The prediction has a mean pLDDT of 83. The part of an RNA shown here (large-subunit ribosomal RNA, domain V) has 584 nucleotides and comes from an Oligoflexia bacterium. It matches the Rfam family "Bacterial large subunit ribosomal RNA". The RNAcentral record of the full RNA draws on ENA.

Context: one part of a larger RNA
RNA sequence: ACCGCAGAAAGACGAAAAGACCCCGUGCACCUUUACUAUAGCUUUACUUUGGUUUCGGGAGCUUCAUGUGUAGGAUAGGUGGGAGACAGCGAAGUCGCGGCGCCAGCCGUGGUGGAGUCACCCUUGAAAUACCACCCUUGACGCUUCUGGAAUCUAACCGCGCAGAGUGAAUCCUUUGCCGAGACAGAGUAUGGUGGGUAGUUUGACUGGGGCGGUCGCCUCCUAAAGAGUAACGGAGGCGCGCAAUGGUAGGUUUAGCGUGCUUGGAAACCACGCGUUAAGUGUAAAGGCAUAAACCUGCUUGACUGUGAGAGAGACAUCUCGAACAGAGACGAAAGUCGGCCUUAGUGACCCGAUGGUUCUGGAUGGAAGGGCCAUCGCUCAACGGAUAAAAGGUACGCCGGGGAUAACAGGCUUAUCUCCCCCGAUAGUUCACAUAGGCGGGGAGGUUUGGCACCUCGAUGUCGGCUCAUCACAUCCUGGGGGUGAAGCAGCUCCCAAGGGUUCGGCUGUUCGCCGAUUAAAGUGGUACGCGAGCUGGGUUCAGAACGUCGUGAGACAGUUCGGUCUCUAUCUUCUGUGGU
Numbered sequence: 001a002c003c004g005c006a007g008a009a010a011g012a013c014g015a016a017a018a019g020a021c022c023c024c025g026u027g028c029a030c031c032u033u034u035a036c037u038a039u040a041g042c043u044u045u046a047c048u049u050u051g052g053u054u055u056c057g058g059g060a061g062c063u064u065c066a067u068g069u070g071u072a073g074g075a076u077a078g079g080u081g082g083g084a085g086a087c088a089g090c091g092a093a094g095u096c097g098c099g100g101c102g103c104c105a106g107c108c109g110u111g112g113u114g115g116a117g118u119c120a121c122c123c124u125u126g127a128a129a130u131a132c133c134a135c136c137c138u139u140g141a142c143g144c145u146u147c148u149g150g151a152a153u154c155u156a157a158c159c160g161c162g163c164a165g166a167g168u169g170a171a172u173c174c175u176u177u178g179c180c181g182a183g184a185c186a187g188a189g190u191a192u193g194g195u196g197g198g199u200a201g202u203u204u205g206a207c208u209g210g211g212g213c214g215g216u217c218g219c220c221u222c223c224u225a226a227a228g229a230g231u232a233a234c235g236g237a238g239g240c241g242c243g244c245a246a247u248g249g250u251a252g253g254u255u256u257a258g259c260g261u262g263c264u265u266g267g268a269a270a271c272c273a274c275g276c277g278u279u280a281a282g283u284g285u286a287a288a289g290g291c292a293u294a295a296a297c298c299u300g301c302u303u304g305a306c307u308g309u310g311a312g313a314g315a316g317a318c319a320u321c322u323c324g325a326a327c328a329g330a331g332a333c334g335a336a337a338g339u340c341g342g343c344c345u346u347a348g349u350g351a352c353c354c355g356a357u358g359g360u361u362c363u364g365g366a367u368g369g370a371a372g373g374g375c376c377a378u379c380g381c382u383c384a385a386c387g388g389a390u391a392a393a394a395g396g397u398a399c400g401c402c403g404g405g406g407a408u409a410a411c412a413g414g415c416u417u418a419u420c421u422c423c424c425c426c427g428a429u430a431g432u433u434c435a436c437a438u439a440g441g442c443g444g445g446g447a448g449g450u451u452u453g454g455c456a457c458c459u460c461g462a463u464g465u466c467g468g469c470u471c472a473u474c475a476c477a478u479c480c481u482g483g484g485g486g487u488g489a490a491g492c493a494g495c496u497c498c499c500a501a502g503g504g505u506u507c508g509g510c511u512g513u514u515c516g517c518c519g520a521u522u523a524a525a526g527u528g529g530u531a532c533g534c535g536a537g538c539u540g541g542g543u544u545c546a547g548a549a550c551g552u553c554g555u556g557a558g559a560c561a562g563u564u565c566g567g568u569c570u571c572u573a574u575c576u577u578c579u580g581u582g583g584u
Base pairs, nucleotide, nucleotide: 001584002583003582004581005580006579007578008577010576011575012574014571015570022405023404024403025402027401028400029397030396031395032394035202036201037200038199039198041195042194043193045191046190047189048188049187051154052153053152054151055150056149057148058147059146060145061144062143064141065140066139068137078136079135080134081133082132085119086118087117094113095112096111097110098109099108100107101106159181160180162179163178164177165176166175167174205217206216207215214234218240219239220238221237222236223235241386242284243343244342248302249301250300251299252298253297254296256280258276259275260274261273262272282291283290285348287346288345289344306329307328308327309326312323313322314321315320318387331340332339333338354380355379356378357377358376359375360374362373363372412459413457414455415454416453418452420448421447422446423445424444425443429439430438466541467539468538469537471533472530473529474528475527476526479504480503481502482499483498484497485496486495487494506520507519508518509517510516547565548564549563550562551560552559553558
C1' cells in the first nucleotide's frame, strides 16, 4: 500500500414522512356569536272549515224632532231664498206641577187649571224674524236599514287515547251507534307581522423590512428628484372633502409692510402731515410658483358663474383630465379700442347600474291614445379599502385538513457589528508633593465575533430545540503551577504589566434550569470556540400537540413569553472516519 473480519457512531446538511411551527391561497372543514342572509319551530292577525239566540257598544245612511248667547240691541239672531201675514174653541196669554238642555239670561216638551188672545212688519244691526214655508250647516235624541266590535249562552258542525254496545269468534286498532265532556273554541288550510345559531349557506380587505398589534389607503403643495418630463420607501414637511350673489364681469381710480421726523389727551403701538421705502405688505383657505402695468385696495354700473359649437394642442396603458383661438345667437361694461364662457394658478372629489323630477318635432307590439323606453337638463353614494366584487356580512380552531413557500418568521449557519467584550490614543483630575505605582473625566481610534439586535443569503419534497449525562478537542484575552519588569515593593501579603497553553482546574444543598445563591474544601475551583460541541450516543425535567383545572381576558367559540397535573424519543451502518485484529 492492497484485501478482509469484529466493533464505534463524528460526517455523508444520513434514512423515514411533498414541515404539524410560520406565512401565503379572494383553498377546505368544523365550532361560536348581539356578523349577513335565509329557514324548521314558536307566535300575532285576517279569511275558510263555522252555526243559532240574547245583550252591551261603535261607524254610515234615512225619517221625525230638537239644537246654535262676541259687541250694540227688547234678547240664547246658524246660513241662503221666498214672504205680509201666521197660529189659536180640535183651547191663546197667564198660572200650578213634572222632565230634558243650559253660557244660569233663558229655551223645549208634557199634565192640570184658565177662557181669548199670541207673534210679526217698527228702533238698533254687515245680515230680519223660529210669524210661516223650502233647501242646507254644527251638535244631539227616538225609530228603521246596513256594516262592525265585545261579552254571555245554546247545540248541530268539528274534537275526545272518556264509558258502554255493534261490526260471524280474540283484539286497548279501525268504522259505527248511544251516553257523557268540550264546543263554534280547539285543531287544520291559505296569506301575513314578529321571534328564531335550533339548522343552513356564506362573508370576515390590502399594504407591511415575516405575520399580528399600530399606522395607512383618494386629491393638492414642497423637498428627496441627480438644472427637460417622469421617478420609490411604513422617507422628511404641510393641507383638502370647501367658500363667495360678491370675494364674479367690466370701466375708472389708488399703492403696501416697515422706518425716520413732527403733532392735545396719546403711552412701544390708535388717528394726522411730510419724507425714505422693488415688495419684506396683501392675495378667502396649505405650500410652491406668481403678481406694483398690479393678480393687491376703493368706487360706479351690472350677471359672460351665458346658449350651440370648436380648428388645434398637452398629460395619460385605458378610462379620463387639461388648455384653447375662432364662428353663430342673445347680452354686460366701456366714449372707443376692447374685455367677459366665474374667482392669481394648482386641492374642495366618485365610473357603471338602479331610481327620481322637469322638458322633448324621438319611439309607441292591429290602429288612435296611454303605459313603458330613448334623448336633453338636474338630483340620490365618508361606494373614504375613494378604478367603486353584493342592496345586504363578524369571530375561533392547541381537534384541525389540503395546496404551496426557504418568494416569509422561530433554531442553527452566513453578512454586518449599532449593542457587547477587550485593547489603544489623549491626558483633565485623584494619588500630601508628583498625570502615567495605581485610577483615569470629556473626547478619539481599533480588535474580536462569545451577547442583544439588524438583514432575510442556503435549508419549510424537515438542518430535531433548552438543560443534564458520556466523550471530548482547540484558542489564549492565564484561574493555579513556571519565568520576569515596575511598585505609593522593608519582610510576609498584595497591585499592575510582560512571557508562557506542559499539566491541572473539587464535592454537595435549592431550582428543569444555563446562570445564580448557599455549605465545605482547594494551588486553582479560568474565559471562550467547536450547529449556544456532542439525541442514526443516552436522558426528556423545561419548552412546544391532543385531556383537565385555576387566575385573567372574551357575549361566545376560545385565548394568555401566566400557572398547574399528565403526555409513544424510530433506524439491522452502504461510503468516508475512528478502534482492535488478520492475510498478501